A computed fold for a 72-nucleotide RNA from Mesocricetus auratus, annotated as transfer RNA.
The sequence is in RNAcentral, with records from Rfam.
Rfam family: tRNA. Rfam classes the family as a transfer RNA. From the family's description: Transfer RNA (tRNA) molecules are approximately 80 nucleotides in length.
RNA sequence: GGGGGCCUAGCUAAGGAGUAGAGCAUUUGACUACAGAUCAAGAGGUUCCUGAUUCAAAUCCAGGGGCCCCUC
Numbered sequence: 001g002g003g004g005g006c007c008u009a010g011c012u013a014a015g016g017a018g019u020a021g022a023g024c025a026u027u028u029g030a031c032u033a034c035a036g037a038u039c040a041a042g043a044g045g046u047u048c049c050u051g052a053u054u055c056a057a058a059u060c061c062a063g064g065g066g067c068c069c070c071u072c
Stems, first nucleotide, its partner, number of pairs: 001071007010024003018055001026042005048064004
């Protein structure tokens, strides 16, 4: 230089146009002498950025950024 893949909650990670779920972690309560385990409830994400398309974009398209792989 050429080609490809991936960016969504603190971490891992679904979602294939109709305003985002899960597991772990975390908070509160129940249980316990305390804690753990278990059970119940809650909080936490304008989906890497900027545009385009659309009535509507995490999802489609373009450019940019970051990480990884292949090739020279």